[in-house]
């Protein structure tokens, strides 16, 4: 060096997650890579850290190690950002309310503003007038005494020898009472009055006279102050994403370099 037969090893690895830790199932990446059984209410193990059974390959393209080589992907940190949700009431933000101011716009004002003064009305009190009200009195009309009022009392009745006398029903005339009335009257009352007279009060409102001579108002905007609200901005916490950076970290796969047996025969 070659041949034959073996053995160690290999027949996938990684990330996050889980875990005291390791590996696996499930998820993701890589990309092709034996089979069967087990496993999230987990499964198997303990630093030689999946276990059990079977199969193939086998010392190299294939196994092992290294690399400040390339590098999918994951995780972290920082910055920015979208969205969703809870809270706050600090804000020259926003929105609402109130007050002030009077710069701008508007309105009123020399047909006279604000102000001053003087009247009237509205308001209160008293009186009057009117209206209305029920009751009283009067007047007029009607009715009117089965509970028994009056006058005059025909007829009839009673007493009487008679003359005459007496009580008395109806009718008639009245009375009390009752009813009504375009009526009158003096009191009383009033959710009454474009009424009158007198007095009071007051500047709230309306209105007039006089003085005087240029402001007044505060509707909108602005500005200032105070109060409130929390849909929005803002601040703050959480969830789910996106982008960028990273001399943070793990790292599949590839590349490069190196390493690795035993027996027999030639």
């Nucleotide at each position: 060096u070659c041949g034959u037969g073996c053995u160690a090893g290999g027949c996938g690895g990684g990330g996050g997650g889980c875990u005291a830790g390791c590996g696996g199932u499930a998820c993701c990446c890589u990309g092709u890579a034996c089979c069967g059984g087990c496993a999230a209410u987990c499964c198997g193990c303990u630093a030689u850290a999946g276990c059990c059974g079977g199969g193939c390959u086998g010392a190299a393209g294939u196994c092992c190690c290294g690399c400040u080589c390339u590098g999918a992907g994951g995780u972290g940190g920082c910055u920015c950002u979208g969205u969703u949700u809870g809270g706050g009431g600090u804000c020259u933000g926003a929105c609402c309310c109130u007050u002030g101011u009077a710069a701008g716009c508007g309105g009123c004002g020399a047909u006279g503003a604000g102000g001053g003064u003087u009247g009237g009305g509205u308001c209160c009190c008293g009186c009057g007038c009117a209206a209305g009200g029920g009751a009283g009195c009067g007047c007029u009309g009607g009715u009117g005494a089965a509970c028994c009022c009056c006058g005059c009392c025909a007829g009839g009745c009673c007493c009487g020898a008679g003359a005459g006398g007496g009580a008395g029903c109806a009718a008639c005339g009245g009375u009390a009472g009752c009813c009504a009335g375009u009526c009158g009257u003096g009191a009383c009352c009033u959710g009454u009055g474009c009424c009158g007279c007198g007095g009071g009060g007051g500047u709230g409102c309306c209105u007039g006279g006089c003085c005087g001579g240029a402001g007044c108002u505060g509707g909108c905007u602005g500005c200032a102050a105070g109060g409130g609200u929390a849909a929005c901005g803002c601040c703050u916490g959480g969830g789910c994403g996106g982008a960028g950076c990273u001399g943070a970290u793990c790292g599949a796969a590839g590349g490069c370099g190196g390493g690795u047996g035993c027996a027999c025969g030639a």